The RNA shown here (transfer RNA) has 72 nucleotides and comes from Ameiurus melas. Its Rfam family is "tRNA". Rfam links the family to the GO term triplet codon-amino acid adaptor activity. About the family: Transfer RNA (tRNA) molecules are approximately 80 nucleotides in length. The prediction has a mean pLDDT of 80. The RNAcentral record of the sequence draws on ENA and Rfam.
[in-house]
RNA sequence: GCCUUGUUAGCGUAGUAGGUGCGCGUCAAUCUCAUAAUUUGAAGGUCGUGAGUUCAAUCCUCACACAGGGCA
Numbered sequence: 001g002c003c004u005u006g007u008u009a010g011c012g013u014a015g016u017a018g019g020u021g022c023g024c025g026u027c028a029a030u031c032u033c034a035u036a037a038u039u040u041g042a043a044g045g046u047c048g049u050g051a052g053u054u055c056a057a058u059c060c061u062c063a064c065a066c067a068g069g070g071c072a
Base pairs, nucleotide, nucleotide: 001071002070003069004068005067006066007065010024011023012022013021019055026042027041028040029039048064049063050062051061052060
């Protein structure tokens, strides 16, 4: 330099009909003499960055950044 895969909540991880989830954790309530566990609820994501297409983009297109792999 070229090719390729990945980047989603504090952590891990799904998401191929374009209209944002799950587990753990956190907070509150429940229960208990108390703690843990149980049960219920809530908060938390500019879905790497920028642009394009679209009524609407994690998803399609382009560029860039970072990380892994391959070739030279």